RNA sequence: CACCUCUGCUGGGGGUCUUCAUUGUAAAAAAUCAAUGAAGUGAGAUAUACCCUUCGAACCUGAUACGGGUUAUACCGUCGUAGGGAAGCACUCACCUGCUCCU
Numbered sequence: 001c002a003c004c005u006c007u008g009c010u011g012g013g014g015g016u017c018u019u020c021a022u023u024g025u026a027a028a029a030a031a032u033c034a035a036u037g038a039a040g041u042g043a044g045a046u047a048u049a050c051c052c053u054u055c056g057a058a059c060c061u062g063a064u065a066c067g068g069g070u071u072a073u074a075c076c077g078u079c080g081u082a083g084g085g086a087a088g089c090a091c092u093c094a095c096c097u098g099c100u101c102c103u
Stems, first nucleotide, its partner, number of pairs: 001098002007090004011053004017040008059084003065078004
């Protein structure tokens, strides 16, 4: 000096489910759908908030997947060394490693 690490600014990317109750819709009932409220999980369930931004599991496909569990749900795990997926600058910087110089 490089690598690695943290943070910031600007820009960009992403998801928004399930159950119950009430009201409405519905030829009766029920299903479905919409709104409101509550509950479950979570960083976040439409919040300019949250998360992620190539060192990329944020998120999508696979997937109406498989195993477990629940009133129910990506609720948990596998899938996953799979395939995709959105960048620039600045700052800070311990160990290890590499290079150069000096002794």

TPP riboswitch aptamer (THI element) from Sulfuriferula sp. AH1, 103 nucleotides, folded computationally. It matches the Rfam family "TPP riboswitch aptamer (THI element)". Gene Ontology term of the family: thiamine pyrophosphate binding. Its mean pLDDT, the model's own confidence on a scale to 100, is 78. The RNAcentral record of the sequence draws on Rfam. Of the family's consensus pairs, 91% are formed in the model.